Annotation
Predicted 3D model of a 546-nucleotide part of an RNA (large-subunit ribosomal RNA, domain I) from Criibacterium bergeronii. The prediction has a mean pLDDT of 85. It matches the Rfam family "Bacterial large subunit ribosomal RNA". The source organism's lineage runs through Bacteria, Bacillota, Peptostreptococcales, Filifactoraceae and Criibacterium. The RNAcentral record of the full RNA draws on ENA.

Context: one part of a larger RNA
């Protein structure tokens, strides 16, 4: 020095565990903000660094309700207090308070700071100080005032109301890539995707036919299944890709403009009258006005007001077991019982239907919210006639240039837009995939509309051939922390004594660290560097080899 064996050290794997995650399901809820949000800064405790809570009324104040014998958060100890049968604590609901920054809004500003003005109160002789309220901008409405400039207008001021900013995804609108695919690449694709901007809601959008069809008809929209990877489109390449129709889900239809009637005030005109406007009625595709006749109240309603039960936000009741044995401990085992609308689950010194929490089942709200059975108001009718009147104009259509339709200019309809042009008037007009005829369907150029559909930051309950501490979230812990970076940004490591601290009084060695006894405990080879404790690595003892 090597090998082997023994009993150790170090080390942290492994096993077991779970306080935290992951992914779903079913419900709920779906907005917050000038009454100052989201997010922060700084404070706030007897001692108080962090987290949490709260705001100079500061781990809290008040009221109401629930529960209650114990409490003063995580978080032990000390100190000092509160409470013990109902003003403790705790939980719920509604209030009060809520510094400074932040849309931040009196002005400024390098966020959490500086400096003003107006009104009132308090203190002071006063200067002044403190407290309370106000003073940004834009828009709408109204009023007061008011230039050059006579009337007026611009402007100024004031009052009332609104806006602004934030938010996970979902929605609509305006913009809008490239990588990529085409085995290169340019039309094409990726894709109207990513991304940017705007706007809104709990959903949004769409929506009551100038529709779809085919000689038969259907009857708003939306979503799903089929039709169908079909018909088509396509350097007919890569690829893109319908609809009718059938079956489901859910269903809901309405209001204006106009004709006509009545009223108001205005302009022009000598006047008759004309023009433009406003208000009320009327009326809206089963067309209406108009004329005639009937009815005058019922079904209904998305409008307005009231409103029961229920539900949500605290809670309450809730069956049934003992003994012996082993053990540190019984829930294990043995014997004998019991409950069950409850044998889901998790806890208790080990494996519990009957120990404790629960579970099945039953019950409960002063207050707030949700929802709206029901009640009331308001709205709200039909038949015939068909002469006259009305029925959305710089619109439809056309040309041109584009876009969008599954459809790439194509035979290219239908839809939308820029520019140019530009109708008709219900005997008129639009559509039925160029166009024409016949036939059929519809009523553009105004508007509203629940449900079925999409999503989940958030709340509750439940589930898992999901993870189990190098996994699962980056984060089971002071985690978006420490730390790194000028900054945008990047971003960790770190879990386990024991059933219970019973966390080792006392003695000994030592300066201490540490250790040896003693004691606790089932166990200390569970001693806080604490469950198990592999390997690498280290040294000790013995044997063998060189």
């Nucleotide at each position: 020095a090597g090998c082997a064996u023994a009993a150790g050290g170090u080390g942290a794997a492994u096993g077991c565990c779970u306080a935290g995650g992951u992914g779903a399901u079913u419900a709920g809820a779906g907005c917050c903000g000038a009454a100052g949000a989201a997010g922060g800064a700084c404070g706030u405790g007897g001692c108080a660094a962090g987290c949490u809570g709260c705001g100079a009324a500061a781990a809290g104040c008040u009221a109401u309700g629930g529960c209650a014998a114990g409490g003063a958060g995580c978080a032990a100890a000390c100190a000092u207090c509160c409470g013990c049968u109902a003003u403790a604590a705790c939980c719920a609901u509604a209030g009060a308070u809520a510094u400074c920054c932040g849309a931040a809004u009196g002005a400024g500003g390098a966020a959490a700071c500086u400096c003003a003005c107006c009104u009132a109160a308090u203190a002071g002789a006063g200067a002044u100080a403190u407290u309370a309220g106000g003073u940004a901008u834009c828009c709408a409405u109204a009023a007061u005032u008011g230039a050059a400039u006579a009337a007026a207008u611009a402007g100024a001021u004031u009052a009332u109301g609104g806006a602004a900013g934030g938010g996970a995804a979902c929605a609509c609108u305006g913009g809008g890539a490239a990588c990529u695919g085409a085995a290169a690449c340019a039309u094409c694709u990726a894709a109207g995707u990513a991304c940017c901007a705007g706007u809104a809601g709990g959903a949004a959008a769409a929506g009551a036919a100038a529709g779809a069809a085919a000689c038969a008809u259907c009857g708003a929209u939306u979503a799903c299944c089929a039709a169908a990877g079909u018909a088509g489109c396509g350097g007919c390449g890569a690829g893109c890709g319908a609809a009718a129709u059938g079956g489901u889900a859910a269903c809901a239809g309405c209001c204006c403009a106009a004709a006509c009637c009545a009223g108001a005030a205005g302009a022009a005109g000598a006047a008759a009258u004309u023009c433009a406007u406003c208000u009320g009625g009327g009326g809206u595709a089963c067309g209406g006005a108009c004329u005639a006749c009937c009815a005058u109240a019922a079904a209904g309603u998305a409008u307005u007001g009231g409103a029961a039960a229920a539900c949500a936000u605290a809670g309450u009741c809730g069956a049934a077991c003992a003994a012996g044995u082993u053990g540190g401990a019984a829930a294990a085992c043995u014997u004998g019982a019991c409950c069950a609308a409850a044998g889901a689950g998790a806890g208790u010194a080990a494996a519990a239907g009957u120990c404790a929490c629960g579970u099945a089942g039953a019950c409960g709200a002063a207050a707030u919210g949700c929802a709206g059975a029901c009640c009331a108001a308001a709205c709200a009718g039909g038949u015939a006639g068909c002469a006259u009147c009305c029925a959305g104009a710089g619109u439809a259509a056309g040309g041109u240039a584009g876009a969008g339709c599954a459809c790439g200019a194509g035979g290219a309809a239908u839809u939308c837009u820029g520019c140019c042009c530009g109708a008709a008037g219900a005997a008129a007009g639009g559509g039925g995939g160029a166009c024409c005829a016949c036939c059929c369907c519809c009523a553009a150029a105004g508007g509203c509309u629940a449900a079925a559909u999409a999503c989940u930051a958030c709340u509750a309950a439940u589930c898992a051939a999901c993870c189990g501490a190098u996994a699962g979230a980056g984060a089971a812990a002071a985690a978006g922390u420490a730390c790194c970076g000028u900054g945008a940004g990047g971003g960790a490591a770190a879990g386990g004594u024991g059933a219970a601290a019973a966390g080792a009084a006392c003695c000994c060695c030592g300066g201490g660290a540490g250790g040896g006894g003693a004691g606790u405990g089932a166990a200390a080879a569970a001693g806080a560097a604490c469950c198990u404790g592999a390997a690498a690595c280290c040294a000790u003892a013995u044997g063998c080899u060189u």